The prediction has a mean pLDDT of 82.
Transfer RNA from Amorphochlora amoebiformis, 72 nucleotides, folded computationally.
Rfam family: tRNA. The family's RNA type in Rfam is transfer RNA.

[in-house]
RNA sequence: CACCCGUUGGUCUAGAGGUUAUGAUUCUCGGUUCUCAACCGUGCGACAAGGGUUCAAAUCCCUUACGGGUGA
Numbered sequence: 001c002a003c004c005c006g007u008u009g010g011u012c013u014a015g016a017g018g019u020u021a022u023g024a025u026u027c028u029c030g031g032u033u034c035u036c037a038a039c040c041g042u043g044c045g046a047c048a049a050g051g052g053u054u055c056a057a058a059u060c061c062c063u064u065a066c067g068g069g070u071g072a
Stems, first nucleotide, its partner, number of pairs: 001071007010025003018055001027043001029041003048064005
């Protein structure tokens, strides 16, 4: 320098154009317990950034950023 892949809550993860973005874990509160742990219930919390296509974009396209890979 060229090409390819990836980026979703604190962490991990589902999603293949449309109905409240899924679940786990962490955390909050409550229940249970003499207390803690475990267990049960509850609540908070996310689409890397910008632009485009579309009636509608996490999803398709372009650019940028970051990470990884291949080649020179």